[in-house]
RNA sequence: GGCCUUAUGGGGUAGCCUGGAUAUCCUGCCGGACCUCGACUCCGUUGACCUGGGUUCGAAUCCCAGUAGGGCCA
Numbered sequence: 001g002g003c004c005u006u007a008u009g010g011g012g013u014a015g016c017c018u019g020g021a022u023a024u025c026c027u028g029c030c031g032g033a034c035c036u037c038g039a040c041u042c043c044g045u046u047g048a049c050c051u052g053g054g055u056u057c058g059a060a061u062c063c064c065a066g067u068a069g070g071g072c073c074a
Stems, first nucleotide, its partner, number of pairs: 001073007010027003020057001028046001030044004050066005
């Protein structure tokens, strides 16, 4: 220098190929019920699409560029 691949709540994960309006599930945090207290269990709540631009009525998804991790070639 070239190519491939990965990036989504605090952590993990589905959705991406095939655009659709409120982004899934598990866990965690927080609050409540229960309990003498705590744990367990149950209920509720909270919080995310790597960055910028483009296409489109509409983008996590398609296109372009970039950043970061991993791999291959030179």